[in-house]
The RNA shown here (transfer RNA) has 73 nucleotides and comes from Sphenodon punctatus. The prediction has a mean pLDDT of 82. It matches the Rfam family "tRNA". Gene Ontology term of the family: triplet codon-amino acid adaptor activity. The family's RNA type in Rfam is transfer RNA. NCBI's taxonomy places the organism under Eukaryota, Eumetazoa, Bilateria, Gnathostomata, Sphenodon.
RNA sequence: GCCUCCAUGGCUCAGCUGGUAAAGCAUCAGACUUAUAAUCUGAGAGUGCAGGGUUCAAGUCCCUGUGCAGGUG
Repeated sequence: GCCUCCAUGGCUCAGCUGGUAAAGCAUCAGACUUAUAAUCUGAGAGUGCAGGGUUCAAGUCCCUGUGCAGGUG
């Protein structure tokens, strides 16, 4: 230099040919307990890497860039 993959709550990650984002851990509150832990219930937390395009509608499709990882001359 070229090719491929990835980028989504604090962390890990799902979203199956576009229709308003799921879960686990963590955090907070409550229940239980003498108390802590464990367990159970509930809650908060996501301008979806950045910019642009297509579309009635984009995490999803297209273009450019950035960053990480891998392959290759």